A computed fold for a 525-nucleotide part of an RNA from an uncultured prokaryote, annotated as small-subunit ribosomal RNA, 5' domain.
It matches the Rfam family "Bacterial small subunit ribosomal RNA". Rfam links the family to the GO terms ribosome and structural constituent of ribosome.
RNAcentral holds the full RNA, with entries from ENA.

Context: one part of a larger RNA
């Protein structure tokens, strides 16, 4: 001087910010990822409408997907982002600065080209049956933008070729021949909104390489996919990535190899500064989601809130056999000196999915709680000496001190109370209206929308009213006398005090510092 702090005393207020550093310890409950009917077969619930019955004459029962919409279902798109956590990781993890003539990108753009034709099945609904569940079997039968085949088809892939450009080097760029090969999805209110092929872009990524990156030599040697070739095979891609075969390499005192420790940065703290140290909160990257493995799916994963083996540990069981995984937001034990509300809403910002209206959304924007911290405020001002009385205190008994303190007088009314108005954050989307043209856009105006919010703020109202404490006081260090104790009780950061007048230990009175703080403790510079 600092802190994500902690204790111990004391607390009036508001604003910004912070809040499990320990047990990556276990989890009860609830919420945190869906969305599309404008792809689809359909109709469980609600509503409308329509048909029928019954009657109490305005209900109730059925019945019809007909309409709005929709429960489970079939399909897309999205659950790879967005929130957590630092375990593991000393490596190309990160940071930088390069490079890919060795890749790839879903939803956006821009641009060419196309989008003919057929069929098979399947949830789902119907039946039937196992099972305590969880679920799962069988039988018939149905759709699609779900699956299959044909069909066309190049600048796209493959295979042999020819001419060229550029490069260090493997190779590359640009024309071109010749074969083979590969594609599509429909809905519509007819305007669209898709679908499929290529080139480009922009976006994320992915992999290589140069420099930087903690302690220990009381860790000196290390390494067989181990270093290279070749050939294959895998990958989006390059590579011993993986395999076969052959060579005998490869790192290493400029620290290999093994040990401990650690997530990196950007910042942070502290210093003139070079530097120490550190890595909360916000940023951007990494790796992890009960602990080991595994891969499917997809454009993207080896996937927190997908799957599947295996351990572990928790639950349910009809005992045969299932369920589960807060290092998401809340919350609960436990551990610990210690860290909060099972809270409000999509009003805004921003995501997903949808043409849209909308739905979701513990992101996010807000309250709640805690002096944990930064800042700012206030606890009154001004006048007022017989320096008032009384008390504590000291004293040489004269007095001093407390102390302009009070009392009383004039003011104020921040802030507390109360009561009334009362924001901005909102503008879009959407409707309506009108205008403009490229005719489905686009610009103007009007209408809608606020969790916070009994808010911010402002006005009125009485009335000093509602508000001060914590450490120290021998010297370093800003403040001193008495009394009690007597090497005792004690203090203490370091000198050191205390054995009878202790400015150093208890207490009082005075006084310094700070100040809704103030000491102590730990940690760093």
């Nucleotide at each position: 001087g600092a802190u994500g702090a902690a204790c111990g005393c004391u607390a009036g207020c508001g604003g910004c910010a912070g809040g499990c550093u320990u047990a990556a310890c276990a989890c009860a409950u609830g919420c945190a990822a869906g969305u599309c009917g404008a792809a689809c077969g359909g109709u469980a619930a609600c509503a409308u409408a329509g048909a029928a019955a019954g009657c109490u004459u305005g209900c109730u029962u059925u019945c019809u997907g007909a309409u709005g919409a929709c429960g489970a279902g079939u399909g897309g798109c999205g659950g790879a982002c967005g929130g957590g956590u630092g375990c593991g990781u000393a490596a190309c993890a990160c940071g930088u600065a390069u490079g890919c003539a060795a890749c790839u990108u879903a939803c956006c753009c821009u641009u060419c080209a196309c989008u003919g034709g057929g069929g098979c099945a399947u949830a789902g609904c119907c039946c039937a049956g196992a099972g305590a569940a969880a679920u799962c079997u069988g039988g018939a039968u149905u759709a699609a933008u779900a699956c299959c085949c044909c069909a066309u088809a190049a600048c796209a892939c493959a295979a042999c070729g020819a001419u060229u450009u550029c490069g260090c080097a493997u190779g590359u760029u640009a024309u071109u021949g010749u074969u083979g090969u590969u594609a599509a999805a429909g809905u519509u209110u007819a305007g669209g909104c898709g679908g499929u092929g290529a080139a480009g872009g922009a976006u994320g990524g992915g992999c290589a390489u140069g420099c930087g990156u903690c302690c220990c030599a009381u860790u000196a040697g290390u390494u067989a996919g181990u270093u290279g070739g070749u050939g294959a095979g895998g990958u989006a891609a390059c590579g011993g990535c993986u395999c076969a075969c052959c060579a005998a390499g490869a790192c290493c005192a400029c620290g290999a190899u093994g040990g401990g420790u650690a997530g990196g940065g950007g910042g942070u703290c502290u210093g003139a500064g070079a530097g120490g140290a550190u890595g909360a909160u916000c940023c951007c990257c990494c790796a992890c989601a009960c602990u080991g493995g595994u891969a499917c799916u997809g454009a993207g994963a080896c996937a927190c809130g997908g799957a599947c083996c295996a351990g572990a540990c928790u639950c349910c069981u009809a005992c045969g056999g299932g369920a589960g995984g807060c290092a998401g937001c809340a919350g609960u034990g436990a551990g610990g000196a210690a860290u909060a509300u099972u809270g409000g809403a999509c009003a805004a910002u921003g995501g997903g999915c949808g043409a849209a209206a909308g739905c979701c959304u513990g992101a996010u924007c807000c309250a709640g709680c805690c002096a944990u911290g930064c800042c700012g405020c206030u606890u009154g001002a001004a006048g007022g000496a017989u320096g008032a009385a009384u008390g504590c205190c000291c004293u040489a008994u004269g007095g001093g001190u407390u102390g302009u303190a009070a009392a009383c007088u004039u003011c104020u009314u921040u802030u507390a109370u109360a009561u009334a108005g009362g924001a901005a954050g909102a503008a879009a989307c959407c409707u309506c209206u009108g205008g403009a043209u490229u005719u489905a856009u686009c610009c103007a105006g009007a209408g809608c929308u606020g969790a916070c919010a009994u808010u911010a703020c402002u006005a009125u109202a009485a009335g000093a009213a509602u508000a001060a404490g914590c450490a120290u006081c021998g010297g370093c260090u800003a403040a001193c006398u008495c009394c009690g104790u007597g090497c005792c009780a004690g203090c203490a950061g370091c000198c050191g005090c205390g054995g009878u007048a202790a400015u150093a230990c208890g207490g009082a009175g005075g006084a310094u510092g700070c100040a809704a703080g103030c000491g102590u403790u730990a940690u760093c510079c």
Description:
The prediction has a mean pLDDT of 84.